About this RNA: RNAcentral holds the full RNA, with entries from ENA and SILVA. Large-subunit ribosomal RNA, domain IV from Nitratireductor aquibiodomus RA22, 328 nucleotides, folded computationally. Rfam family: Bacterial large subunit ribosomal RNA. The prediction has a mean pLDDT of 89.
Context: one part of a larger RNA
RNA sequence: CUCUGCUGAAGGAACUCGGCAAAAUGCACGCGUAACUUCGGGAUAAGCGUGACCCUUGUUCGGGCAACCGGAUGGGGGUGGCACAGACCAGGGGGUAGCGACUGUUUAUCAAAAACACAGGGCUCUGCGAAGUCGCAAGACGACGUAUAGGGUCUGACGCCUGCCCGGUGCCGGAAGGUUAAGAGGAGGAGUGCAAGCUCUGAAUUGAAGCCCCGGUAAACGGCGGCCGUAACUAUAACGGUCCUAAGGUAGCGAAAUUCCUUGUCGGGUAAGUUCCGACCUGCACGAAUGGCGUAACGACUUCCCCGCUGUCUCCAGCAGAGACUCA
Numbered sequence: 001c002u003c004u005g006c007u008g009a010a011g012g013a014a015c016u017c018g019g020c021a022a023a024a025u026g027c028a029c030g031c032g033u034a035a036c037u038u039c040g041g042g043a044u045a046a047g048c049g050u051g052a053c054c055c056u057u058g059u060u061c062g063g064g065c066a067a068c069c070g071g072a073u074g075g076g077g078g079u080g081g082c083a084c085a086g087a088c089c090a091g092g093g094g095g096u097a098g099c100g101a102c103u104g105u106u107u108a109u110c111a112a113a114a115a116c117a118c119a120g121g122g123c124u125c126u127g128c129g130a131a132g133u134c135g136c137a138a139g140a141c142g143a144c145g146u147a148u149a150g151g152g153u154c155u156g157a158c159g160c161c162u163g164c165c166c167g168g169u170g171c172c173g174g175a176a177g178g179u180u181a182a183g184a185g186g187a188g189g190a191g192u193g194c195a196a197g198c199u200c201u202g203a204a205u206u207g208a209a210g211c212c213c214c215g216g217u218a219a220a221c222g223g224c225g226g227c228c229g230u231a232a233c234u235a236u237a238a239c240g241g242u243c244c245u246a247a248g249g250u251a252g253c254g255a256a257a258u259u260c261c262u263u264g265u266c267g268g269g270u271a272a273g274u275u276c277c278g279a280c281c282u283g284c285a286c287g288a289a290u291g292g293c294g295u296a297a298c299g300a301c302u303u304c305c306c307c308g309c310u311g312u313c314u315c316c317a318g319c320a321g322a323g324a325c326u327c328a
Base pairs, nucleotide, nucleotide: 001323002322003321004320005319006318007317008316010314011313014312019309027051028050029049030048031047036041038157052079053078054077055076056075057074058073059072060071061070062069063068080084092307093306094305095304097302098301099299100298104116105115120155121154122153123152124151125150126149132141133140134139158294159293160292161291163224164223165222168221169220170217171216172215173214174213177212178211179210183206184205188201189200190199191198192197225243226242227241228240229239252286253283264280265279266278267277268276
């Protein structure tokens, strides 16, 4: 010096990306327990007290014929220690916000998560020899099921909700019309032959799906404007004009896991706060099942703050063990 432990004056997070690590808490009984809440919870919330041993006196349970033995639980008095759940074992707590409802699942070997799944919701396909899937096929699964079933896909408990656009793409429907293949059809033409014929070519006409066309459909893929002016201070614009569009973003939320400018501005917390919380709205570039906004409970998730606690630190020191080093 390295590793594993133990202890430490005063201070107590000043350390650091961050309390990482360590310390602290820890059991039983009694008391006591907030916001919020889906009334179950939150909750061991938080917080406080007691606990050993001896004497004495009750209650009660079990065993035993009995003497008595064992256990549980009260009242009173006393004794000793630094310390009585004396070692081991054995929750730190509270507040705030984000995300995900939850228990679960995952990158065997750098990621456990706000990712996946989930119950619940929707759309869509499927009438049974089902749709779908595997197989060349036979056949099998689906299913010894039958639309309260099965497949695909999106969303993701619950609460309140889920606006406008069908022009493009997709899907669904459409006895008309247009286009259109093989086929049908054969006017006409060509070669050859004396001819009958044979061999070619071939116009009208007829001919499906598809496409065009006409509708529907967004919890289908997706999309959801610009400029100018206007109110008796100023500012702003309920209002007006105009251009474009399929339609111009509704409710709710908003410097956000989204905000570039930006450490926006104001308020709170600190002596001091690019983070945090509450507001504002000028949303570079939120927005409604690629779901929007809330939400009790839950989380080895993430953010900020507080109490307790500490060698994380101010600032290091000592001790023990195992290495390293020297000698053998």